[in-house]
RNA sequence: GGGCUUGUAGCUCAGCCGGUUAGAGCGCUCGCUUCACAUGCGAGAGGUCCACGGUUCGAAUCCGUGCAAGCCCA
Numbered sequence: 001g002g003g004c005u006u007g008u009a010g011c012u013c014a015g016c017c018g019g020u021u022a023g024a025g026c027g028c029u030c031g032c033u034u035c036a037c038a039u040g041c042g043a044g045a046g047g048u049c050c051a052c053g054g055u056u057c058g059a060a061u062c063c064g065u066g067c068a069a070g071c072c073c074a
Stems, first nucleotide, its partner, number of pairs: 001073007010026004019057001028044005050066005
C1' cells in the first nucleotide's frame, strides 16, 4: 500500500434479507428469605446501536466517506 471481517447496555453477544416497543446472559441497585453472608425468588435502573453524510414514508439493518480493532497479501 491492497483485500476481508467486526464496531448494539459495565462485559460477552443476538437482532437473518428495512417497519411497530432495541433484547438475552452475566454484572449493578432495591425488596423478600437469613442472626449475617451466600444461594434462591421478585422488581428496577442502565443504550442518541463508532462518527458524519446519503437513499427511503420509514434505517441498528441499505449505500458512501472517515475512525478504531482483528485477519490475510505485498